Notes: This is a predicted structure of a 542-nucleotide part of an RNA (large-subunit ribosomal RNA, domain I) from Parablautia muri. The full RNA is in RNAcentral, with records from ENA. The coordinates come from a structure-prediction model, not an experiment, and the mean pLDDT is 84.

[in-house]
Context: one part of a larger RNA
RNA sequence: GGCACAGGGUGGAUGCCCUGGCACUGGGAGCCGAAGAAAGACGUGAUAAGCUGCGAAAAGCUGCGGGGAGUGGCAAAUACACUGUAAUCCGCAGAUAUCUGAAUGGGGAAACCCACGCAGGAAGCCCCUGCGUAUCCGUAACUGAAUCCAUAGGUUGCGGAGGGGAACCCGGCGAACUGAAACAUCUAAGUAGCCGGAGGAAAAGAAAACAAAAGUGAUUCCCGAAGUAGCGGCGAGCGAAACGGGAUUAGCCCAAACCGUUAUGCGAGUCAUAGCGGGGUAAGGACUGCCAAAAGGACUGAGGAAUGUAACGGAACAGGCAUGGGAAGGCCGGCCAAAGAGGGUGAGAGCCCCGUAGGUGAAACAGGAAACAGGCAGGCAGGAUCCAGAGUACUGCGGGGCACGAGAAACCUUGCAGGAAGAUACGGGGACCACCCCGAAAGGCUAAAUACUACCCAGUGACCGAUAGAGAAUAGUACUGUGAAGGAAAGGUGAAAAGGACCCCGGGAGGGGAGUGAAAGAGAACCUGAAACCCUGUGUCC
Numbered sequence: 001g002g003c004a005c006a007g008g009g010u011g012g013a014u015g016c017c018c019u020g021g022c023a024c025u026g027g028g029a030g031c032c033g034a035a036g037a038a039a040g041a042c043g044u045g046a047u048a049a050g051c052u053g054c055g056a057a058a059a060g061c062u063g064c065g066g067g068g069a070g071u072g073g074c075a076a077a078u079a080c081a082c083u084g085u086a087a088u089c090c091g092c093a094g095a096u097a098u099c100u101g102a103a104u105g106g107g108g109a110a111a112c113c114c115a116c117g118c119a120g121g122a123a124g125c126c127c128c129u130g131c132g133u134a135u136c137c138g139u140a141a142c143u144g145a146a147u148c149c150a151u152a153g154g155u156u157g158c159g160g161a162g163g164g165g166a167a168c169c170c171g172g173c174g175a176a177c178u179g180a181a182a183c184a185u186c187u188a189a190g191u192a193g194c195c196g197g198a199g200g201a202a203a204a205g206a207a208a209a210c211a212a213a214a215g216u217g218a219u220u221c222c223c224g225a226a227g228u229a230g231c232g233g234c235g236a237g238c239g240a241a242a243c244g245g246g247a248u249u250a251g252c253c254c255a256a257a258c259c260g261u262u263a264u265g266c267g268a269g270u271c272a273u274a275g276c277g278g279g280g281u282a283a284g285g286a287c288u289g290c291c292a293a294a295a296g297g298a299c300u301g302a303g304g305a306a307u308g309u310a311a312c313g314g315a316a317c318a319g320g321c322a323u324g325g326g327a328a329g330g331c332c333g334g335c336c337a338a339a340g341a342g343g344g345u346g347a348g349a350g351c352c353c354c355g356u357a358g359g360u361g362a363a364a365c366a367g368g369a370a371a372c373a374g375g376c377a378g379g380c381a382g383g384a385u386c387c388a389g390a391g392u393a394c395u396g397c398g399g400g401g402c403a404c405g406a407g408a409a410a411c412c413u414u415g416c417a418g419g420a421a422g423a424u425a426c427g428g429g430g431a432c433c434a435c436c437c438c439g440a441a442a443g444g445c446u447a448a449a450u451a452c453u454a455c456c457c458a459g460u461g462a463c464c465g466a467u468a469g470a471g472a473a474u475a476g477u478a479c480u481g482u483g484a485a486g487g488a489a490a491g492g493u494g495a496a497a498a499g500g501a502c503c504c505c506g507g508g509a510g511g512g513g514a515g516u517g518a519a520a521g522a523g524a525a526c527c528u529g530a531a532a533c534c535c536u537g538u539g540u541c542c
Stems, first nucleotide, its partner, number of pairs: 001541009015527001016492002020464002022461007029453002031164002039100003042055003046078001050074002061094006070082003105114003115133007135161009168199001169197005179186001183233001209216002220247005230238002251445003254389001258278008266269001284387003287382005296376001299374003307366003311360002317333001319332003334351002336340001342354003394418008404430001426439004479486002499526001502513004
């Protein structure tokens, strides 16, 4: 030195564990903000670095309700306090709420600097306190240039907006990688991204719709029709609808004709324009005639229920024996059960603790159901006259959207140009024409079925168990970067600190006794403690 065996060290795998995650289900809630949000800065404790809470009234103040013995958060110890005159704690409502931030008096390198007006306090200057002072939009009034009237402009009052938010929604703008085994049309994709806007949903929506000789009767969503019909360098690919079955159901209001009224105008009328009231809205209406008096619930009021936000109570072994440090496990005996979900307790507990089933409960706040009231709301006939949404329909050119790439290309939309009709009219039924059928554009509103989950509650898992599961068992921390941004590692003594008094060696670290404990080879570098790696002993070989 090799090998073998044994004993240690180091190391932190493995097993076991869960105050953390992941995914989902059901319910709730679905906005916050100039009454100053979200997010922060700085403060705030007897001692206080961090987290949490709070705001100069600062781990808190007040009221109401709950609760009933301890309490001063995480978080020990010491000190000092509070508490049956009911604290701490829980719920509801309120007060306070520095500075920054839309940030809004002006400025600014966020958390800072500097003002003005009025009022109050104090006071020869200085200072303190309160309120106000941004911009835009709407509205009302006042004022008011060039410029006579006026207008622009200005001032003030009142109302609103601004910013933030996980996804969902609508709209505007809108890629490329990629695929086509290259690539240009095409695809990816109207995706990503950017911008604007809204709501708890949004959008759509009451037929100028589909259909086809039969009919349906707003919209939305799901299943099918169907990877069909089609589109397509007919490549790659893209990809319907009718209709059937379900979910949910709900229909309405204007404009106009006509009637009335007010104002203004003039050429003074049976006028025009503007406003207001009635009327009226596709089974068309007005108009003329006739008949009739109630059904519904999306509007308004009133009303305040269920329910929620603290809680209360809640059965049954202090059973016996043995083992053990410890009984909940074993053996023996009993009991409850509308409760044998679950968690904890020195090991595996229906009956020890918290709970669970089934019940009960609110001063306050949220919530808004029902009864009730109001308002609105009827039909038949006639067919002469009147009305029925115009730079619109439509056409041409150029685009876009439709599953549909210009195609035979309808339909929807519109940048430019042209530009109707008037219900015998007009639009559609996939070029176009005829017949036939369906409909009523150029105004508007509309629940539910649908989408999503930042947030709250309850729960579930052939989901993870510390290199896993979120990046995070807490951290967007430490750290990196000028910055946008990037971004960790790190869990476990024990049932209980009983966390080793005292003695010895040592400067200490550390160790040896003693003691605690079931165990200390559980001693805080703390459960288990693999391997690599290191050491020691013994044997053997060279």